Description:
The part of an RNA shown here (small-subunit ribosomal RNA, central domain) has 348 nucleotides and comes from an uncultured bacterium. The full RNA is in RNAcentral, with records from SILVA. Model confidence (mean pLDDT): 88 of 100. Rfam family: Bacterial small subunit ribosomal RNA.

[in-house]
Context: one part of a larger RNA
RNA sequence: UUGGGCGUAAAGGGCGCGUAGGCGGCCAUGCAAGUCUGGAGUGAAAGUCCAUUUUUCAAGGAUGGAAUUGCUUUGGAAACUGUGUGGCUGGAGUGCAGGAGAGGUUAUCGGAAUUCCCGGUGUAGCGGUGAAAUGCGUAGAGAUCGGGAGGAACACCAGUGGCGAAGGCGGGUAACUGGACUGCAACUGACGCUGAGGCGCGAAAGUGUGGGGAGCAAACAGGAUUAGAUACCCUGGUAGUCCACGCCGUAAACUAUGGGUGCUAGCCGUCAGGAAGCUUGCUUUUUGGUGGCGCAGCUAACGCAUUAAGCACCCCGCCUGGGGAGUACGGUCGCAAGAUUAAAACUC
Numbered sequence: 001u002u003g004g005g006c007g008u009a010a011a012g013g014g015c016g017c018g019u020a021g022g023c024g025g026c027c028a029u030g031c032a033a034g035u036c037u038g039g040a041g042u043g044a045a046a047g048u049c050c051a052u053u054u055u056u057c058a059a060g061g062a063u064g065g066a067a068u069u070g071c072u073u074u075g076g077a078a079a080c081u082g083u084g085u086g087g088c089u090g091g092a093g094u095g096c097a098g099g100a101g102a103g104g105u106u107a108u109c110g111g112a113a114u115u116c117c118c119g120g121u122g123u124a125g126c127g128g129u130g131a132a133a134u135g136c137g138u139a140g141a142g143a144u145c146g147g148g149a150g151g152a153a154c155a156c157c158a159g160u161g162g163c164g165a166a167g168g169c170g171g172g173u174a175a176c177u178g179g180a181c182u183g184c185a186a187c188u189g190a191c192g193c194u195g196a197g198g199c200g201c202g203a204a205a206g207u208g209u210g211g212g213g214a215g216c217a218a219a220c221a222g223g224a225u226u227a228g229a230u231a232c233c234c235u236g237g238u239a240g241u242c243c244a245c246g247c248c249g250u251a252a253a254c255u256a257u258g259g260g261u262g263c264u265a266g267c268c269g270u271c272a273g274g275a276a277g278c279u280u281g282c283u284u285u286u287u288g289g290u291g292g293c294g295c296a297g298c299u300a301a302c303g304c305a306u307u308a309a310g311c312a313c314c315c316c317g318c319c320u321g322g323g324g325a326g327u328a329c330g331g332u333c334g335c336a337a338g339a340u341u342a343a344a345a346c347u348c
Stems, first nucleotide, its partner, number of pairs: 003320004007302002012316001014201004021194003025088007033081002035077008048066007091191001092188003095184004103177007110154001115149007125136002162169002206247006215241002220236004258315006266293013297304002321348003330341004
């Protein structure tokens, strides 16, 4: 490579937009590149295969045929693919009417709590632990009441509830703004799916410049524990955590399950809508999401099961024994940390 695979054995790209490419609905008709069919030329000989013959047999030799799956050329067919033209509405999109939502950005406001500061009351402890000690406190702490400052996070509501492509999003209000869903069926008429490269987004930590700093807290210091204790526990505490603008580009970025379309028993919840019925708050039904269970089927098993890991098709990514190693070297990117691409010797 062929093949076989990718929930847990190796293997789904962190996520989107999208270029090339691959693939692509229904009807009519033209062409004939692919496709199918006939003819012609060529496809050297030897060799191979088959038949006959020959060396008394055989290997071998001779003769004839087949094959040479191909290429060129020419006549024809038109189902399928392709291509041209015309048309269609079911895919896709637009419009109109609605309701839901922690979707995003910015500004502003609020209350509870912690800490600190000021003042009042008040006196000897507070704090902390398994027990203690370091620490704080008669220069008046802790407790309690009043006032003030500042930063960060938003109890209850809250829910296998909602929204988002993913990362993620949770106090209130306003402005700007993205998407999804339901209903109608007015419009466009295949405008679609996927997507190598590319571009963008991307938790936390980290990083640059400037701010901010209440609480928490790597590092660090001290106290304990211990044989030791560079830890677990305690008292402190700096980066950081927060904001603005850049960078980084990684995660168990997980549903460890790529995206799209169609098909294949059901039952029970829940969220957002619609329709019908009647007894007006229920029943039936329908679309889209989100959960639990379960048949067929699948699976090594566990389990999955209309939100598939079932049955099929299209496109992309990835895997190919363990270690060496996601490392070295080189390239690209980065301020750096490092990221990405990615071996081999050797060894079992």